[in-house]
RNA sequence: GCCGGCGUCGCAUAAUCCGGUAUUGCGCAAGACUGGAAAUCUUGUUUCCUUCGGGAUGUCCCGGUUCAAAUCCGGGCGCCGGCG
Numbered sequence: 001g002c003c004g005g006c007g008u009c010g011c012a013u014a015a016u017c018c019g020g021u022a023u024u025g026c027g028c029a030a031g032a033c034u035g036g037a038a039a040u041c042u043u044g045u046u047u048c049c050u051u052c053g054g055g056a057u058g059u060c061c062c063g064g065u066u067c068a069a070a071u072c073c074g075g076g077c078g079c080c081g082g083c084g
Base pairs, nucleotide, nucleotide: 001083002082003081004080005079006078007077010026011025012024020067027045028044029043030042031041032040047056048055049054060076061075062074063073064072
């Protein structure tokens, strides 16, 4: 240099093929239970704003197509593998 695969919450993952509410587990936080813990149960866990009702934003980065993009297209970055 060329070719292929991969990149999603703190970690690990699903959704990608065939565009339509970003899934589940672990961890973490708060609450319940307890004399206090553990276990268990409930709620929350991208970020920002909020009158707490909600709104905007978010899948490596930038752009494009589309009513709608994690998904399709283009260009980058990073990691892994192959060829030279």